The part of an RNA shown here (small-subunit ribosomal RNA, 3' major domain) has 475 nucleotides and comes from Limosilactobacillus fermentum.
Context: one part of a larger RNA
RNA sequence: UGACGGGGGCCCGCACAAGCGGUGGAGCAUGUGGUUUAAUUCGAAGCUACGCGAAGAACCUUACCAGGUCUUGACAUCUUGCGCCAACCCUAGAGAUAGGGCGUUUCCUUCGGGAACGCAAUGACAGGUGGUGCAUGGUCGUCGUCAGCUCGUGUCGUGAGAUGUUGGGUUAAGUCCCGCAACGAGCGCAACCCUUGUUACUAGUUGCCAGCAUUAAGUUGGGCACUCUAGUGAGACUGCCGGUGACAAACCGGAGGAAGGUGGGGACGACGUCAGAUCAUCAUGCCCCUUAUGACCUGGGCUACACACGUUGUACAAUGGACGGUACAACGAGUCGCGAACUCGCGAGGGCAAGCAAAUCUCUUAAAACCGUUCUCAGUUCGGACUGCAGGCUGCAACUCGCCUGCACGAAGUCGGAAUCGCUAGUAAUCGCGGAUCAGCAUGCCGCGGUGAAUACGUUCCCGGGCCUUGUACA
Numbered sequence: 001u002g003a004c005g006g007g008g009g010c011c012c013g014c015a016c017a018a019g020c021g022g023u024g025g026a027g028c029a030u031g032u033g034g035u036u037u038a039a040u041u042c043g044a045a046g047c048u049a050c051g052c053g054a055a056g057a058a059c060c061u062u063a064c065c066a067g068g069u070c071u072u073g074a075c076a077u078c079u080u081g082c083g084c085c086a087a088c089c090c091u092a093g094a095g096a097u098a099g100g101g102c103g104u105u106u107c108c109u110u111c112g113g114g115a116a117c118g119c120a121a122u123g124a125c126a127g128g129u130g131g132u133g134c135a136u137g138g139u140c141g142u143c144g145u146c147a148g149c150u151c152g153u154g155u156c157g158u159g160a161g162a163u164g165u166u167g168g169g170u171u172a173a174g175u176c177c178c179g180c181a182a183c184g185a186g187c188g189c190a191a192c193c194c195u196u197g198u199u200a201c202u203a204g205u206u207g208c209c210a211g212c213a214u215u216a217a218g219u220u221g222g223g224c225a226c227u228c229u230a231g232u233g234a235g236a237c238u239g240c241c242g243g244u245g246a247c248a249a250a251c252c253g254g255a256g257g258a259a260g261g262u263g264g265g266g267a268c269g270a271c272g273u274c275a276g277a278u279c280a281u282c283a284u285g286c287c288c289c290u291u292a293u294g295a296c297c298u299g300g301g302c303u304a305c306a307c308a309c310g311u312u313g314u315a316c317a318a319u320g321g322a323c324g325g326u327a328c329a330a331c332g333a334g335u336c337g338c339g340a341a342c343u344c345g346c347g348a349g350g351g352c353a354a355g356c357a358a359a360u361c362u363c364u365u366a367a368a369a370c371c372g373u374u375c376u377c378a379g380u381u382c383g384g385a386c387u388g389c390a391g392g393c394u395g396c397a398a399c400u401c402g403c404c405u406g407c408a409c410g411a412a413g414u415c416g417g418a419a420u421c422g423c424u425a426g427u428a429a430u431c432g433c434g435g436a437u438c439a440g441c442a443u444g445c446c447g448c449g450g451u452g453a454a455u456a457c458g459u460u461c462c463c464g465g466g467c468c469u470u471g472u473a474c475a
Stems, first nucleotide, its partner, number of pairs: 001475002003472003007469007015459002019423005026314001029311005034305002042053002064300007073125001077124002079121005088101005105116004127289002130287003136283002138278003141274001143272001148187006154163003167178003193266004198234007207224003212221002237260001240254005316416001320375006332363003337356002342351003382413001387408007429451007
């Protein structure tokens, strides 16, 4: 100087407390361990692995296994020779491939040739999701959006170092003020950026409709006031008033205001820590393989199943289930696409097909809510697992191993031990909608809006963190 203490002081955080809803019990989905297997490819491992890489494993993907094949190679550059190649057809084969048929190139040209493409040969080489993340770059997680981490000059100390950065207040903040052998500065904080909340102006189609006409309908004329869209501005700064305070910084209350003290949300992550993660995104040193640890193909596997754990979704019901009627969104996506209306089907879906590269058309009827009817506390008109049959869709192909529909079947489950998680407001809880990936496949993920709470006395205690101080047989 640090680190540590079941030392002390001060302070903060959904850290506790106060509340609301869960997990742990059930069956299902998904990931992991274990076991099994020819293979169940690999990675991730307390917090910081486990609905994680994977924004989508039937083939492909695919890296794994079995079998069948190739050896300058599936891919790149160079050298030499030849001139076609591709496509199509037939035969053999699981296919990769092998044999045969058909076919006989394009561009430039100084007509010598050159280039593209293909075949053959040769070796230099290609190739490796093989190893090492403890050789690395890059990227990311975490402490932590915590308020810290340092430097120059000066001063003090023999020196390691100290001071500044400590102290008195204050703040979300090393934020600001005052004091002080310090004076300044940098990286962080804050602000600048995006979004949301108010408003003015500009603009008015594909959007809107106050008044006038018109219609089944903002449908049409008309208008751009309103809604909205999207561009430029304004607006909030402790600016004003009162009080407290040290005449400070600041704090408390108030006015005005759409908004008040960082208005809400996001992006943004200091010096560093964990030899944290990744050689399988990529790049890369070294090592290793080179008729194989490379390459191609078919089939299988990644989907196994005495079991254990994590994370979701669905329930156990009456604040509910079923049936009927009737309202109100936002974000988005669309031409190899979204697909209306009509029509067929109980339905999944099919047929025909309008419109739309979209503020125009489509996906697109939002659902909970509300109004009626019924069920009356039961393993039930709760719950839906499992199973049988019949179908639909995608796709060469749904057996291993997809999703959906109808009818039948109707399991566990009556609120969950010890323990444990999330959340402080348009939040939790609850309800539906969209998107990426994607031929098909979502209870996951990323977004969107609808309805919309309870509680916070307080900081003694648990956990994590910041500052000062003290002890130390630790470095």
NCBI's taxonomy places the organism under Bacteria, Bacillati, Bacillota, Bacilli, Limosilactobacillus. The full RNA is in RNAcentral, with records from ENA. The coordinates come from a structure-prediction model, not an experiment, and the mean pLDDT is 83.